[in-house]
Molecule: transfer RNA
Organism: uncultured bacterium
RNA sequence: CGGGAUGUGGCUCAGUUUGGUAGAGCGCUGUGUUUGGGACGCAGAGGCCCUAGGUUCGAAUCCUAGUAUCCCGACCA
Numbered sequence: 001c002g003g004g005a006u007g008u009g010g011c012u013c014a015g016u017u018u019g020g021u022a023g024a025g026c027g028c029u030g031u032g033u034u035u036g037g038g039a040c041g042c043a044g045a046g047g048c049c050c051u052a053g054g055u056u057c058g059a060a061u062c063c064u065a066g067u068a069u070c071c072c073g074a075c076c077a
Base pairs, nucleotide, nucleotide: 001073002072003071004070005069006068007067010026011025012024013023020057028044029043030042031041032040033039050066051065052064053063054062
């Protein structure tokens, strides 16, 4: 430098195909059972979906550019 993949709660990931109210598990907070811990049940907080722009009545989802990480290749030595 070229090509590809990934970026969504604190963590690990769905959801994008076919645009229409953002989800799960773990974790966290409160609470019940328990002497307590653990475990289980119930309730709750927490994400303007990497950034900017565009299309659209409407974008996590489509388009363009950028950016971070990873993989492959090229180049240099």